[in-house]
Context: one part of a larger RNA
RNA sequence: UGACGGGGGCCCGCACAAGCGGUGGAGCAUGUGGUUUAAUUCGACGAUACGCGAAGAACCUUACCUGGGUUUGACAUUCAGGGGAAUGUACCAGAGAUGGUGCAGUCCGCAAGGACUCCUGAACAGGUGCUGCAUGGCUGUCGUCAGCUCGUGCCGUGAGGUGUUGGGUUAAGUCCCGCAACGAGCGCAACCCUUAUCCUUAGUUGCCAUCGGGUAGUGCCGGGAACUCUAGGGAGACUGCCGACACAAGUCGGAGGAAGGUGGGGAUGACGUCAAGUCAGCAUGGCCCUUACGUCCAGGGCUACACACGUGCUACAAUGGCCGGUACAAUGGGAUGCCAAACCGCGAGGUGGAGCGAACCCCUUGAAAGCCGGCCUCAGUUCGGAUUGCAGGCUGCAACUCGCCUGCAUGAAGUCGGAAUCGCUAGUAACCGCAGAUCAGCUACGCUGCGGUGAAUACGUUCCCGGGCCUUGUACA
Numbered sequence: 001u002g003a004c005g006g007g008g009g010c011c012c013g014c015a016c017a018a019g020c021g022g023u024g025g026a027g028c029a030u031g032u033g034g035u036u037u038a039a040u041u042c043g044a045c046g047a048u049a050c051g052c053g054a055a056g057a058a059c060c061u062u063a064c065c066u067g068g069g070u071u072u073g074a075c076a077u078u079c080a081g082g083g084g085a086a087u088g089u090a091c092c093a094g095a096g097a098u099g100g101u102g103c104a105g106u107c108c109g110c111a112a113g114g115a116c117u118c119c120u121g122a123a124c125a126g127g128u129g130c131u132g133c134a135u136g137g138c139u140g141u142c143g144u145c146a147g148c149u150c151g152u153g154c155c156g157u158g159a160g161g162u163g164u165u166g167g168g169u170u171a172a173g174u175c176c177c178g179c180a181a182c183g184a185g186c187g188c189a190a191c192c193c194u195u196a197u198c199c200u201u202a203g204u205u206g207c208c209a210u211c212g213g214g215u216a217g218u219g220c221c222g223g224g225a226a227c228u229c230u231a232g233g234g235a236g237a238c239u240g241c242c243g244a245c246a247c248a249a250g251u252c253g254g255a256g257g258a259a260g261g262u263g264g265g266g267a268u269g270a271c272g273u274c275a276a277g278u279c280a281g282c283a284u285g286g287c288c289c290u291u292a293c294g295u296c297c298a299g300g301g302c303u304a305c306a307c308a309c310g311u312g313c314u315a316c317a318a319u320g321g322c323c324g325g326u327a328c329a330a331u332g333g334g335a336u337g338c339c340a341a342a343c344c345g346c347g348a349g350g351u352g353g354a355g356c357g358a359a360c361c362c363c364u365u366g367a368a369a370g371c372c373g374g375c376c377u378c379a380g381u382u383c384g385g386a387u388u389g390c391a392g393g394c395u396g397c398a399a400c401u402c403g404c405c406u407g408c409a410u411g412a413a414g415u416c417g418g419a420a421u422c423g424c425u426a427g428u429a430a431c432c433g434c435a436g437a438u439c440a441g442c443u444a445c446g447c448u449g450c451g452g453u454g455a456a457u458a459c460g461u462u463c464c465c466g467g468g469c470c471u472u473g474u475a476c477a
Stems, first nucleotide, its partner, number of pairs: 001477002003474003007471007015461002019424005026314008034305002042053002064300007073124001077123008087104007107114002126289002129287003135283002137278003140274001142272001147186006153162003166177003192266004197235007207224002211222003238260001241254005316417001320376007332363003337356002342351003383414001388409007430453007
């Protein structure tokens, strides 16, 4: 000087408390451990691994296993010798890779030669082989915590200190006052995006108040530019005003205002810590393989299953389930695409083909929860839907291992969950649906967004956890 303390002081954070909903019990989905296996490819392991890399494992992917092939190679550059244009196509053997046999085709250049390709040879290629404890880059975490430093000066023999401590204040090393310090940098804040209000510009594909026309009905038409909206520009919030307290910074209350003291949300992550993570995204040193640890192919595996854990979904019901009627979104996506009307089918879906490269058409009916009416009456049930049988639909070369969906039948566990444990402070939690990426299809109940309905509680900081500042002790560095 740090680190640590079941030392002290001050202060924060859904840290506790107050409250709401869960997890831990059940079934299923998914990840992991373990076990099994020819293989169940690899990585990630307290917080900071475990719906994580994977925003799509039937083949492919694919790195694993078994078997069948191949050796200048699936891919790049260069050279030497020899043959042939390249290329397209048919047949045979084979699981295919591949091998064999034909046919068509005869390029540019006068030539030398060249493009492309086959064979032989040589340099070399290739490796998801090892080392993240050799590395770059990127990332997680402490933590959006308020800290981390420097120049000069001063103090100290020196390590170092001072500044950065103190008194206040703040979300903040934020600002004020004081002070052997005076300044400065990286952080904080602001500048950026979005959302909430208003003005203005512009009105099509969006809008419809007024006028007119028309319809069974509809901005449907003429028209309008008001309103909504769209997307450009601007205004607005600054403790600016008033009062109280205060030396100041500021705190508390009030007015006006759509918004008030950082208005809400996002992007943004200091010096560093964990030899944290990643050599399998990529790059890369070293080491290793080179008729194989490279490469091609078929099939299998990554989907196994006495078991254990994590994360979720669906439930156990009446604030509910079922049936009928009826209302209101936002974000997004669409050309080997989104797919309307109409028709067929109980349905998944099929036929069909209008429109749309999209404020125009479609996904997208009136989203669902909601509201109105009816049935059920506390029961393992009209709760719950696992499991299984049969019959179908769709994608795809192909759904046996191993896809999703539909109909009928079947109806399991489950009656609110031990010890323990998680999230959340407001348009939040909880509940409800919708869209998208990946994608032929989908094991999505995941993820990322979007809107709808919409709470309860916070006395307080003693305690648990994490953190900041000062101080104290130390056999620690």